Predicted 3D model of a 104-nucleotide RNA (TPP riboswitch aptamer (THI element)) from a Hyphomicrobiales bacterium. It matches the Rfam family "TPP riboswitch aptamer (THI element)". Its family is annotated with thiamine pyrophosphate binding in the Gene Ontology. Model confidence (mean pLDDT): 76 of 100.

[in-house]
RNA sequence: AGGACACGCUUGGGGUGCCCGAUCGAUCGGGCUGAGAGGCUUUCCGCCAACCCAUCGAACCUGAACCGGGUCAUGCCGGCGGAGGAAAGCGAUGCAGAUGGUCC
Numbered sequence: 001a002g003g004a005c006a007c008g009c010u011u012g013g014g015g016u017g018c019c020c021g022a023u024c025g026a027u028c029g030g031g032c033u034g035a036g037a038g039g040c041u042u043u044c045c046g047c048c049a050a051c052c053c054a055u056c057g058a059a060c061c062u063g064a065a066c067c068g069g070g071u072c073a074u075g076c077c078g079g080c081g082g083a084g085g086a087a088a089g090c091g092a093u094g095c096a097g098a099u100g101g102u103c104c
Stems, first nucleotide, its partner, number of pairs: 002104004007091004011054004017032006038048003060085003066079004
C1' cells in the first nucleotide's frame, strides 16, 4: 500500500406464538420460551417502534394440521436440513468528530 473480516452508514428482508384466571362483549391481569411475543388502528388489512437478518444467507418461509420427546399448552427441544426458497450496496477526491482492531 492492497485485500478479506470486524465495525459503521444507507437501503432492504422477517417474525410477533402458547397457556391460566377474571369478564356479557370489548378487554384486563398473570405465566412459558426466546434476540424479539410491543404500540396505534372498530376486527382484518395496514403503519410505527424495538429486535434479528441481508448470499460466508437456520433472520425468516415451504414441507407442516409432519415425526420423536417433553409440557398446563405451544416450533418448547430435537429431527426434517449436505431439502427447497429467501432480502445489497458503499466505506468517498465532500463536511464534522473520534478511532485506527484481526488475518493474508